[in-house]
Molecule: FMN riboswitch aptamer (RFN element)
Organism: Candidatus Abyssobacteria bacterium SURF_17
RNA sequence: AUGCGGCUUCGGGACAGGGUGGAAUCCCCGACCGGCGGUAUGGCGCGUACGGUGUACGGGCCGAGCCCGCGAGCGUGCCGCUGCUGUUUUGAGGGGCGGUGGCAUGCAGACCUGGUGCGAGGCCAGGGCCGACGGUAAGAGUCCGGAUGGGAGAAGACCGAC
Numbered sequence: 001a002u003g004c005g006g007c008u009u010c011g012g013g014a015c016a017g018g019g020u021g022g023a024a025u026c027c028c029c030g031a032c033c034g035g036c037g038g039u040a041u042g043g044c045g046c047g048u049a050c051g052g053u054g055u056a057c058g059g060g061c062c063g064a065g066c067c068c069g070c071g072a073g074c075g076u077g078c079c080g081c082u083g084c085u086g087u088u089u090u091g092a093g094g095g096g097c098g099g100u101g102g103c104a105u106g107c108a109g110a111c112c113u114g115g116u117g118c119g120a121g122g123c124c125a126g127g128g129c130c131g132a133c134g135g136u137a138a139g140a141g142u143c144c145g146g147a148u149g150g151g152a153g154a155a156g157a158c159c160g161a162c
Stems, first nucleotide, its partner, number of pairs: 003159001005158001007156004017029003031142002033131002035070004042062003046058005065129002073107013087093001111127005133145003
């Protein structure tokens, strides 16, 4: 060089068993699952100091579904592009109904108790709770679909001069 950079790759899991019923992985009992970034009183190495299998300090890696945010989905507004329609003598421009992208914004979930500790929302123990939209022989976190999509983001290589 190097920042608003383009490129490549990667980027979500889960109803065992049973009940009712004509029919349910949708109801009931029960079972199972947990995206991304941040935070760190937890865990594991490393370095330094001190006489230290310890302590302190420094730094590394891992570490939360329900602590702070983000993502997919649905809506609204503005802007761009675009299709159809139709107004006008024509043009410019504007109207109506859509498609698509960007930005903004709204809707959209869940944690307590005890312990330890200076301090717990994160650790230990216990008990809880939550989960888009459309579909369906019957109401779905788990089946099917939009989706060979999108995506928070992660990793990698690249760039100019001598």